This is a predicted structure of a 353-nucleotide RNA (Bacterial RNase P class A) from a Bacteroidales bacterium. It is recorded under the gene name rnpB. The coordinates come from a structure-prediction model, not an experiment, and the mean pLDDT is 75. The organism belongs to Bacteroidales, within Bacteria. Of the family's consensus pairs, 94% are formed in the model.

[in-house]
RNA sequence: GCGGUUACUUGUUCUAUCGCUGCGGUGAAAGCCGGAGAGGAAAGUCGGGACAACACAGAGCACCAUACUUCCUAACAGGAAGGCUGUUCGUAAGAGCAGACAGAUAGUGCCACAGAAAAUAACCGUCGGCAACGACAAGGGUGAAAACGUGAGGUAAGAGCUUACGCUGUUAUGUGGUGACACUUAACAGGGGUAAACCUUAUGGGUUGAAAUGCCAAAUAUAUCGGAGUUCUCGUAGAGAUGAGGGCUGCUCGUCCAAUUCCGAGGGGUAGGCAGAUAGAGAUGCAGAGCAAUCUGCAUAGUAGAUUAAUGAUAGAACACGACAGAAUCCCGCUUAUAGAGUAACCGCAAGA
Numbered sequence: 001g002c003g004g005u006u007a008c009u010u011g012u013u014c015u016a017u018c019g020c021u022g023c024g025g026u027g028a029a030a031g032c033c034g035g036a037g038a039g040g041a042a043a044g045u046c047g048g049g050a051c052a053a054c055a056c057a058g059a060g061c062a063c064c065a066u067a068c069u070u071c072c073u074a075a076c077a078g079g080a081a082g083g084c085u086g087u088u089c090g091u092a093a094g095a096g097c098a099g100a101c102a103g104a105u106a107g108u109g110c111c112a113c114a115g116a117a118a119a120u121a122a123c124c125g126u127c128g129g130c131a132a133c134g135a136c137a138a139g140g141g142u143g144a145a146a147a148c149g150u151g152a153g154g155u156a157a158g159a160g161c162u163u164a165c166g167c168u169g170u171u172a173u174g175u176g177g178u179g180a181c182a183c184u185u186a187a188c189a190g191g192g193g194u195a196a197a198c199c200u201u202a203u204g205g206g207u208u209g210a211a212a213u214g215c216c217a218a219a220u221a222u223a224u225c226g227g228a229g230u231u232c233u234c235g236u237a238g239a240g241a242u243g244a245g246g247g248c249u250g251c252u253c254g255u256c257c258a259a260u261u262c263c264g265a266g267g268g269g270u271a272g273g274c275a276g277a278u279a280g281a282g283a284u285g286c287a288g289a290g291c292a293a294u295c296u297g298c299a300u301a302g303u304a305g306a307u308u309a310a311u312g313a314u315a316g317a318a319c320a321c322g323a324c325a326g327a328a329u330c331c332c333g334c335u336u337a338u339a340g341a342g343u344a345a346c347c348g349c350a351a352g353a
Stems, first nucleotide, its partner, number of pairs: 001349010012318007020037002023034004039324001043335002046333005051209004063205005068082005083101001084099006102200002107198002109194003123140002125136004148166006167190006174183003213275004222266001224265008232240003245257004283300007319322001
């Protein structure tokens, strides 16, 4: 110098004119003047929260989520730093990558094919016995997985049956660590796997979602159905009131019809505006604490806010000739898309000193 990998940053710029959506000033108004106007992902809507409405004595069960440790955070299935297991590279030290990484000694289920047997093992085999039968699990074979490994003792033959060394697990002791855990020693055990099978344990969890929600304005018809109620008072005559009675009856009850009030179903009308809604768990810079995520202090600047929903067009100039892509309550994460440019570390190649 060129190329590659990883991580991070950036991701067209300037001027003029016309237009669009907000804001400020001025004006009685029309208008005029000034200034602002998409992103690192605005995307997916996946996780968490703020906010709002509704629900809610308390407790338990069920259901759902999470599942090594410590820390960070408003919170998280997010992040940081570690532990353990697996795997790749490496002689090693170590480095990279991946991990639903609690429990299989609570219980239940399941384990294709092959194989005697997939969990109270016995086909071939070994031993005893004339045989029937009995004892055994070393060796063979199957399989992804076969009942701790090797040596010695032991025995009829054998076997953790005994023992030495070793491996794995559990418990206890000690040391180091905040902890996961690591190491030392001792005792006991060694009859598989599977929990993204049921399940058990621990912790957490109300539901909905800005089309939430609050307010103002505008608008209107109660057709029909169901349920509940009311349809009189005073009085000799008579009078008064109402939407308010009638049939069956002498009266009450009951029942049918009618009128009307309330409740529910159903139907009809209106469909504009304001708030929510943009100063926030904000941003940038500096300093400090911390391995880091992150936190603390100080300083600085500051109008995107639509609701058929703005952010565009034309002309000129520059270069590397412009990728993915367009806000809709807000914030923190995660994931996905992204032409080109830049920085750092590492690797390879070439040349030179």